[in-house]
Context: one part of a larger RNA
RNA sequence: UGACGGGGGCCCGCACAAGCGGUGGAGCAUGUGGUUUAAUUCGAAGCAACGCGCAGAACCUUACCAGGUCUUGACAUGUAGGGAACUCCGGUGAAAGCCAGAGGUGCCCGCAAGGGAACCCUAACACAGGUGCUGCAUGGUCGUCGUCAGCUCGUGUCGUGAGAUGUUGGGUUAAGUCCCGCAACGAGCGCAACCCUUGUUGCUAGUUGCCAUCAGUUCGGCUGGGCACUCUAGCGAGACUGCCUACGAAAGUAGGAGGAAGGCGGGGAUGACGUCUGAUCCGCGUGGCCCUUACGACCUGGGCGACACACGUGCUACAAUGCCGCGCACAAAGCGACGCUACUUCGCAAGAAGACGCCAAUCGCCUAAAUCGCGGCUCAGUUCGGAUUGGGGUCUGCAACUCGACCCCAUGAAGCUGGAAUCGCUAGUAAUCGCGAAUCAGCCAUGUCGCGGUGAAUACGUUCCCGGGCCUUGUACA
Numbered sequence: 001u002g003a004c005g006g007g008g009g010c011c012c013g014c015a016c017a018a019g020c021g022g023u024g025g026a027g028c029a030u031g032u033g034g035u036u037u038a039a040u041u042c043g044a045a046g047c048a049a050c051g052c053g054c055a056g057a058a059c060c061u062u063a064c065c066a067g068g069u070c071u072u073g074a075c076a077u078g079u080a081g082g083g084a085a086c087u088c089c090g091g092u093g094a095a096a097g098c099c100a101g102a103g104g105u106g107c108c109c110g111c112a113a114g115g116g117a118a119c120c121c122u123a124a125c126a127c128a129g130g131u132g133c134u135g136c137a138u139g140g141u142c143g144u145c146g147u148c149a150g151c152u153c154g155u156g157u158c159g160u161g162a163g164a165u166g167u168u169g170g171g172u173u174a175a176g177u178c179c180c181g182c183a184a185c186g187a188g189c190g191c192a193a194c195c196c197u198u199g200u201u202g203c204u205a206g207u208u209g210c211c212a213u214c215a216g217u218u219c220g221g222c223u224g225g226g227c228a229c230u231c232u233a234g235c236g237a238g239a240c241u242g243c244c245u246a247c248g249a250a251a252g253u254a255g256g257a258g259g260a261a262g263g264c265g266g267g268g269a270u271g272a273c274g275u276c277u278g279a280u281c282c283g284c285g286u287g288g289c290c291c292u293u294a295c296g297a298c299c300u301g302g303g304c305g306a307c308a309c310a311c312g313u314g315c316u317a318c319a320a321u322g323c324c325g326c327g328c329a330c331a332a333a334g335c336g337a338c339g340c341u342a343c344u345u346c347g348c349a350a351g352a353a354g355a356c357g358c359c360a361a362u363c364g365c366c367u368a369a370a371u372c373g374c375g376g377c378u379c380a381g382u383u384c385g386g387a388u389u390g391g392g393g394u395c396u397g398c399a400a401c402u403c404g405a406c407c408c409c410a411u412g413a414a415g416c417u418g419g420a421a422u423c424g425c426u427a428g429u430a431a432u433c434g435c436g437a438a439u440c441a442g443c444c445a446u447g448u449c450g451c452g453g454u455g456a457a458u459a460c461g462u463u464c465c466c467g468g469g470c471c472u473u474g475u476a477c478a
Base pairs, nucleotide, nucleotide: 001478002477003475004474005473007472008471009470010469011468012467013466015462016461019425020424021423022422023421026316027315028314029313030312031311032310033309034307035306042053043052064302065301066300067299068298069297070296073127077126078125079123080122081121082120083119086103087102088101090099091098092097107116108115109114129291130290132289133288134287138285139284140280141279142278143276145274150189151188152187153186154185155184156165157164158163169180170179171178195268196267197266198265200237201236202235203234204233205232206231209227214224215223216222240262243256244255245254246253247252305444318418322377323376324375325374326373327372334365335364336363339358340357343354344353345352346351384415389410390409391408392407393406394405395404431454432453433452434451435450436449437448
């Protein structure tokens, strides 16, 4: 100087408390351990691994296994010889591969012979190739403490020195934020602000919107017409403790007015010096080591989907503020030409057939659902719950046996609120309800990332648990 203390002081955080909903019990989905296996590819490991890499494992992916094959190789550059490229076809085979045949002449230079570019074949060799090892050899990127308020430097001063001071102290703040003081005076990286979005409003713009106003109307902004409103999208305004009161030396704090909005308005992006020898050589780059008729490459099939078990994360429930049937209403954000598909017909349905429009504020996906109204069920393992299984189908795709989703009929399991323990959340939040997108032929999505609808309860307080910040103290620790 740090680190540590079941030392002290001060202060924060859904850290506790107060409150709401869960997990832990059930069934299923998914990840992991274990076990099994020819293989169940590999990585991730307390927080910070475990719906994680995977924003899509039937083939492919694919790295694993079995079998069948290839070697200058599936891919790059160079040399030599041949041929345009390319197209068609035979045998064998599961395919890859192996063996064999036919057709065919483009572009540039040139009178021609011939040469050249691209592409293909053959040969030999330099070489290719490796998701093989090492993330303690590394770059890059990311996680984490932590959006925590800290981490440092120059000069000066003090100290033999390590170092200290500044950065401590008194107040204040979300903040090393600001004020005052002070052997310090300044400065840098962080904080804040500048950026995006949302909340109010003005202007500009009007093939979305509007009977607001006028006319027509097969009643639909449908038509003429108009941009006023809604909206869309650009440019501005607006909030600064600016004003008032109280307290205070100041910084500021408490209350009030006005205001759509207050005292950082809400949310996002933004992550200091560093720590974890954190993670990743299977995204990529790369040192070293290793393989080189194989640890490279191709194909078929299998596996990554196994199942006595154990754990994590979720979905659906156990019902009556509920379930079922019928009827009626109100979103936002996205996506669409190999696409979204109106509408009609057929089918109980998944879906099929025909077919309009739309490169989309003009068309479509698109009926939002919870809610509300009416009716049924009457506390029962039930009109709760839907697992499992049998049968029949639809769609995607070369192909749904291992191993797809969906529909219909039948079957209806466990489950009656979950031990010890444990998680999230302070407001348009929790809870609850549906909608969309990426990936994607299809989909094992109950995942992830977004969008809106309905919409709470509680916080006395900081003694205690956990994590963190500042000062101080002890130390035989570094």
Annotation
Predicted 3D model of a 478-nucleotide part of an RNA (small-subunit ribosomal RNA, 3' major domain) from an uncultured bacterium. Model confidence (mean pLDDT): 87 of 100. Rfam family: Bacterial small subunit ribosomal RNA.